About this RNA:
This is a predicted structure of a 103-nucleotide RNA (Glycine riboswitch aptamer) from Pseudonocardia sp. Its Rfam family is "Glycine riboswitch aptamer". Its family is annotated with glycine biosynthetic process in the Gene Ontology. Taxonomically the source falls in Pseudonocardia (Bacteria, Bacillati, Pseudonocardiales, Pseudonocardiaceae). The coordinates come from a structure-prediction model, not an experiment, and the mean pLDDT is 78.
RNA sequence: CGAUCCCGCGCGGGAGAGACCCGGCCCGGAGCACUCCGGAGCAGGGCGCCGAAGGAGCAAAUCCUCCCCGGAACCUCUCAGGCACCCGGACCGCGUGGGCGAG
Numbered sequence: 001c002g003a004u005c006c007c008g009c010g011c012g013g014g015a016g017a018g019a020c021c022c023g024g025c026c027c028g029g030a031g032c033a034c035u036c037c038g039g040a041g042c043a044g045g046g047c048g049c050c051g052a053a054g055g056a057g058c059a060a061a062u063c064c065u066c067c068c069c070g071g072a073a074c075c076u077c078u079c080a081g082g083c084a085c086c087c088g089g090a091c092c093g094c095g096u097g098g099g100c101g102a103g
Base pairs, nucleotide, nucleotide: 001103005099006098007097008096009095010094011093012092013091018047020046021045022044024042025041026039027038028037029036030035031034048083049082050081054079055077056076057075062070
């Protein structure tokens, strides 16, 4: 000097599933009233659903044989999270900082 690999940061892309139901608060409007209407706002409850933050689970390969341990995921489970927009988002691309370091 320095491949591969690992971690962080910036930018871009990034799916799925109810703008569901119930009442309350708040805002606005209408009417003679204390009643109605609208809301993509705020939190709560109910049922339904999604999976690609996180979390959890496991197979084969795996030194001769057996046993034990270990053994991945965008697979599974849905605890968490999510189901208009925003935020988030595994993963991918580009750029960049750092680490081990073959050579």